[in-house]
RNA sequence: CGAUUCUUCGCGGGAGAGGCCGGCCGACCAGCCGGAGCCGAAGGCGAAACCGCCCCGGAAACGCUCAGGCAAAAGGACCGCGGAGAAGAC
Numbered sequence: 001c002g003a004u005u006c007u008u009c010g011c012g013g014g015a016g017a018g019g020c021c022g023g024c025c026g027a028c029c030a031g032c033c034g035g036a037g038c039c040g041a042a043g044g045c046g047a048a049a050c051c052g053c054c055c056c057g058g059a060a061a062c063g064c065u066c067a068g069g070c071a072a073a074a075g076g077a078c079c080g081c082g083g084a085g086a087a088g089a090c
Base pairs, nucleotide, nucleotide: 004087005086006085007084008083009082010081011080012079013078020035021034022033023032024031037070038069039068043066044064045063046062050058051057
C1' cells in the first nucleotide's frame, strides 16, 4: 500500500403462516387467560457435507419448533451502499 475477513453504526431491500375459537367483556380494538391449528429467517437445540482419518471442536438457507411469529406497524436471517474500528494475503 492493500485483496479479503470480522465487529459496529446509518440508509435501502427483505419471506412464510387462522386480524382463529372461548372467557375477562353488555361497545370495539388492544391486552391477559384457556383451547385446538399453522409458519421458520431473531435467539436456542440437533447435525449432513467438509475441516486428511478417530475423538473433541467448528458447522447449512438442512432438521426440531423450546423461544419467537401468523392484518398493519414493529421485529426479521440475509443482501446492497456508505462511515468508524480491528485483523490482514500477495